[in-house]
This is a predicted structure of a 142-nucleotide RNA (SAM riboswitch aptamer (S box leader)) from Mumia xiangluensis. Rfam family: SAM riboswitch aptamer (S box leader). From the family's description: The SAM riboswitch is found upstream of a number of genes which code for proteins involved in methionine or cysteine biosynthesis in Gram-positive bacteria.

RNA sequence: AGCUCAUCACGAGGGGCGGAGGGACACGGCCCGACGAAGCCCCGGCAACCACCCGGCGAUGCUCGCGCACACUGCGAGGCCACGCCAGGGGAUGGUGCCAAUUCCGUCCUGUGGCGAAAGUCGCGCGCAGGAGAGAUGACGA
Numbered sequence: 001a002g003c004u005c006a007u008c009a010c011g012a013g014g015g016g017c018g019g020a021g022g023g024a025c026a027c028g029g030c031c032c033g034a035c036g037a038a039g040c041c042c043c044g045g046c047a048a049c050c051a052c053c054c055g056g057c058g059a060u061g062c063u064c065g066c067g068c069a070c071a072c073u074g075c076g077a078g079g080c081c082a083c084g085c086c087a088g089g090g091g092a093u094g095g096u097g098c099c100a101a102u103u104c105c106g107u108c109c110u111g112u113g114g115c116g117a118a119a120g121u122c123g124c125g126c127g128c129a130g131g132a133g134a135g136a137u138g139a140c141g142a
Stems, first nucleotide, its partner, number of pairs: 004139005013043005021032003026107004044099003049095003052090003055086004062078005103134001108131006114124004
């Protein structure tokens, strides 16, 4: 890099350097930008994915009891470490991430509305809803 899973409507900006682009790619749209874009650095912030803490649940194992001649099976109880799960809670210490606009919007599919034509369907530089794809981030992982 790729696979898999989760999330993507919320939230959060100042300074310095820099000097014309930027909003992932293509096309279209719409925006941001000399009142200073990208990028880099410093500081601040947001959020809570992972780690972490508490709680709950589960299965296995363990201990005890019932039953049985014994063992297995079965039933019940107990507590702890590790494990798994939680659409339970916590804080913000650590690992990331993020801090214009829904991932800025559309593109593909489905449904539906509108419009246009034609007899039952077709079309659309139109709208709405859902989904897919793509992308981003995290986790996992080699």

Its mean pLDDT, the model's own confidence on a scale to 100, is 76.